[in-house]
Parts: sequence; C1' cells; structure tokens
RNA sequence: CCAGACGGCUGGGCGGUCGCGGCGGGACUUGAUCUCGUCGAGGAAAGUCCGGGCUCCACGGUGAAAAGGCGGCGGAUAACUUCCGCCCGGGGCGACCCGAGGGAUAGCGCCACAGAAAGCAAACCUCCGGCCUUGCGAGGCCGGUAAGGGUGAAAGGGUGGGGUAAGAGCCCACCGCGUGCCUGGCAACAGGGACGGCAUGGCAAGCCCCGCCUGGAGCAAGACCAAAUAGGGACAUCGCGCGGGGUUCGCCUCGCGGGGCUCACCGCCUCAGAUGUCCGGGUAGGUCGCGAGAACCGUUCAGCAAUGGACGGUCCAGAGGAAUGAUCGUCGCCGCUCUUCGGAGCGGAACAAAACCCGGCUUACAGGCCGUCUGGCGUU
Repeated sequence: CCAGACGGCUGGGCGGUCGCGGCGGGACUUGAUCUCGUCGAGGAAAGUCCGGGCUCCACGGUGAAAAGGCGGCGGAUAACUUCCGCCCGGGGCGACCCGAGGGAUAGCGCCACAGAAAGCAAACCUCCGGCCUUGCGAGGCCGGUAAGGGUGAAAGGGUGGGGUAAGAGCCCACCGCGUGCCUGGCAACAGGGACGGCAUGGCAAGCCCCGCCUGGAGCAAGACCAAAUAGGGACAUCGCGCGGGGUUCGCCUCGCGGGGCUCACCGCCUCAGAUGUCCGGGUAGGUCGCGAGAACCGUUCAGCAAUGGACGGUCCAGAGGAAUGAUCGUCGCCGCUCUUCGGAGCGGAACAAAACCCGGCUUACAGGCCGUCUGGCGUU
C1' cells in the first nucleotide's frame, strides 16, 4: 500500500430571531395574562418477539393432565429462549464465522426425481465359471459375485495389501464404529491402550419419548375525590283507592298497594301520584399511579470475560391524542460547475420520533471516527 476479519464510538457545531410543552419565581388589570429562570427524544424512542418490576384477579398443599416454550458444559443475572467463557461438529490459507447442539436398538411415519433396488435390501451395464449356438466378431441360458461403471442428498463401513475363477471383513494393517478400562478435566469432553470383523442408513424446525420452565390479564392495570340529569333506597307531609270501627253525618281513627287472567292458592301480565330531606352506587370531570433508579458519569478493586463490589459526583422529558419546531447567518462534510489556484457560485445531508418503567433480541440507518487482528505485495 492492497484485500479482508472482529469490536467500539458518533449520528453536524456555534450564534441570532420567532414559536411550543413541563416545573419554579415575580408583576399586576387575577387572566386560556405578561415576564424571568430552568429542563425538554433515540441508538434504535420502532416491531411488541422474549424476560422482569409494578397493579388487579384467581389460588389450602402437593402432584398430574392439557397447551406452549426450551435442550452440549460451566458461569453471569432480578430474570431470560439473553450474555460470557469453554467443548463438539461444519466452513475458511488465515484473522474468524455458522450450528433448535438431548434421544433414530421405545414405537409410528417419511425418504420426491432419477435409479434394477430407498429398508425383513437389490442386480441394469460390467466381471467370472459351466453349457449351447456360431458367420469366430459375438450371442443365448444357468449359476457365482458385488470389486468397477451408472442413478441419487443418501446404495448395508473407508484406504491399501493379501487372497480368489472373479469377488467379498474372507484375512491383515491403519482409519472409522461399538463395548468396557485407564489418565487428565468441576463438567461438556479429550488422550491412550484392550477387545469385537461390523451388527445399528438418514430425517425428531414429522408425530413421538426423556428432562426442565410457564396461573391469567395488563397503566384503557389500579387507587382516591366526585357534579348536572336520569334512576335506586329510607323517612316525613299531602293526595287517591279498598276494608273494619266510631260519629254530632262535617268527619275522625285503624289496617291494607290496586287492577286483569271466572273464583281460592300459586304463577304471570299491567298500572303504581306529588313535594321535601337524607343515604348509597355509577358516569362526566379531577387527583394519584408518573420517574432518585436493577439510573448515569468518573476512579479503583476482583474476575480471561459476561458481571459484581467500594468510593466520589450528578439529577436527566413526562403532560392531555400528545410540546421537543421554523427561519437566518457562519463554520465543518459531500457532489457539480467556474477559477487569476487565493477562492467563488449552486445543490445536498440517513433511519426514524417518548406515552408506566427496566434488561435483552430482531429489524431500519446517509456519512464520519477509533482500536485489535489476518493474508499478500513493496522498501529498509
């Protein structure tokens, strides 16, 4: 210098004018007022996919079922399906990347196309032996075999040698696989040597089996205060109806709702006045929940790390369908044009925006900066 891998940061700066929301102060003419001060979006505020806090509901304990999720080992954490470290498998020359990474001798199911055969294996072309035919090139029938070819993602271990008519774990060495042993490691697992001649193809992000986890709903959760109107209940007064009693015939008093379905009981239907006081529930509305927290910044300690501890400092939006904006100047960045090489002019600048909060994951993102490392080339 070129090509690449991984990780982190940033997401225009400064100033003027006008405007908006929260909080605090001041002024008066006490208002939907004016004025001063202060604070006012993000790395993803997004998707709402996981895990929690918080709230209400449910719940005697334990276990099971259903449904859903997860699945190497150890650690971190409030918790996680997240993160860190390691192991194993696969990819890359390498830095590094990818993996839903338990079980296929519990059972069921599937394995497209191609191919002879895809699961109690199979024999298309070859190969080999015997017999027959022959035009001597070869062909046919019976049998052996699975080495070679061909098909396929996958063909009942692989490579090499021996062996054989040709072949074959038929035999041997190494590798793989299985069984049990030793050593190292907390463990996943790794290494070593022994035995077995090979049995047991693949798929569980197909059903399933094993182990582990999960009660439900969500800030429109929920708590408190509480109108007008309508409606509910109690009491009082007045009024209407029915019945009994009394009466000086004016009324007084006691009791009971009334009507319909032929009557009684039951049941059903229908109609049930006015005024006043009080009580309780809900709605509109208001207040809280609502931001000093698993918070942020710095230093330091422990740890490979995730992370945790100690010390010091800081206060950092919050409302309601919702403020956080507009414009100008200047500087910086990018592109184009012109240039007297000093510069000038024009244009452009991403994804996207809180709504109870926090930890993750995923997705979107113009441009810029930094660090560690790998491969190659060149120079010394």